[in-house]
Overview: A computed fold for a 124-nucleotide RNA from Candidatus Acetocimmeria pyornia, annotated as Glycine riboswitch aptamer. Its mean pLDDT, the model's own confidence on a scale to 100, is 76. Its Rfam family is "Glycine riboswitch aptamer". Its family is annotated with glycine biosynthetic process in the Gene Ontology.
RNA sequence: UGGACGCAUCCCUGGAGAGCGACCCCCUUGAAGUCGAGUGUAAGGGGGAACACCGAAGGGGUAACUUGCGCUCCCUUCCCGGGGCUGCAGGGAAUCUCUCAGGUAAAAGGACAGGGUGGUUACU
Numbered sequence: 001u002g003g004a005c006g007c008a009u010c011c012c013u014g015g016a017g018a019g020c021g022a023c024c025c026c027c028u029u030g031a032a033g034u035c036g037a038g039u040g041u042a043a044g045g046g047g048g049a050a051c052a053c054c055g056a057a058g059g060g061g062u063a064a065c066u067u068g069c070g071c072u073c074c075c076u077u078c079c080c081g082g083g084g085c086u087g088c089a090g091g092g093a094a095u096c097u098c099u100c101a102g103g104u105a106a107a108a109g110g111a112c113a114g115g116g117u118g119g120u121u122a123c124u
Base pairs, nucleotide, nucleotide: 002123006120007119010116011115012114013113014112019051023048024047025046026045027044028043029042052104053103054102058100059098060097061096065091066090067089068088069087070085071084072083073082074081
């Protein structure tokens, strides 16, 4: 000087599943009708509680394995060391699982994948 892989941030692209269901309350528009109407067909929005369902934000659980302790067997004078255990505790993965959270038209979100940017670094 160049500069990976991996990784943090940011950007772009793609990205599944399951009630755009019913009930109650409130708001807006205001068909028809009326002397007049917060009377109200229909539509839209917000909130509430309940039931049903989804798994790919996040979160929880978990195998092999591993560490320590306890017990026990072997080697051994002892120590060290090795093996065993339906034993106890800790660590330990996910696209598995739970469904707490989140979600069930569109939008938004979205694990994950590809690309870009940028800093660092092995190396040179």

It was read from a public genome assembly, where an Rfam model found it. The source organism's lineage runs through Bacteria, Bacillati, Bacillota, Eubacteriales and Candidatus Acetocimmeria.